[in-house]
RNA sequence: GUCUCAUCAAGAGGACCCGAGAGGCCCGGCUCGCUGACGGUCCGCCAACCAGCCGCACAGGCACGGUGGCACUGCCGGGACCGAUGAGGA
Numbered sequence: 001g002u003c004u005c006a007u008c009a010a011g012a013g014g015a016c017c018c019g020a021g022a023g024g025c026c027c028g029g030c031u032c033g034c035u036g037a038c039g040g041u042c043c044g045c046c047a048a049c050c051a052g053c054c055g056c057a058c059a060g061g062c063a064c065g066g067u068g069g070c071a072c073u074g075c076c077g078g079g080a081c082c083g084a085u086g087a088g089g090a
Base pairs, nucleotide, nucleotide: 002089003088004087005086006085007084008083013043014042015041016040017039021032022031023030025079026078027077028076029075044070045069046068049066050065052062053061054060074082
């Protein structure tokens, strides 16, 4: 990178660095951003997909580990080989 399956209206902040854009792509909106966004680092937190433990349980729970996540419904509408995350396969 590719295929399959599942989920995407809940939840979760501070400091430091950077310096102008950002919210996946296109169009139209709307919002965030020098009161420093986006991105990076550290710590913290959320959650429970995998693994583990409790449990008769395919119920439910716990939360060390592997991920993932912490503006706005994947921000809204339309379009497209849609996008993201997890697990497994070739």